[in-house]
RNA sequence: GCCCGGCGCGGCAGAGCCUUCCCAACCCCGCCAGGGUCGAGAGACAGCAACGGUACGGAAGUGUCUCUGGGUGCCGCCGGUCACC
Numbered sequence: 001g002c003c004c005g006g007c008g009c010g011g012c013a014g015a016g017c018c019u020u021c022c023c024a025a026c027c028c029c030g031c032c033a034g035g036g037u038c039g040a041g042a043g044a045c046a047g048c049a050a051c052g053g054u055a056c057g058g059a060a061g062u063g064u065c066u067c068u069g070g071g072u073g074c075c076g077c078c079g080g081u082c083a084c085c
Stems, first nucleotide, its partner, number of pairs: 001084001003080006009073002012069005017063001018061005028053003036045003
């Protein structure tokens, strides 16, 4: 020196987090036309459709960050081995 191990640095990949979009007939929320119920009435109540929002989930994007992984690196340091050169 090769080889092995440990630590560190960079890099790659995945995941988390973040952003955007999609995303619930009913067992999510808000609002609630029409209609319904109560009332003598004024009104009140429940509430379908529609609309909006959001969750679970999915897709895309990105990197100051976190975690994980390796037959990642013509990298660094330390140690081990005394078999080989």
This is a predicted structure of an 85-nucleotide RNA (Bacterial small signal recognition particle RNA) from an Anaerolineales bacterium. Rfam family: Bacterial small signal recognition particle RNA. It is annotated as a non-coding RNA gene. Of the family's consensus pairs, 96% are formed in the model. Its mean pLDDT, the model's own confidence on a scale to 100, is 76. It was read from a public genome assembly, where an Rfam model found it.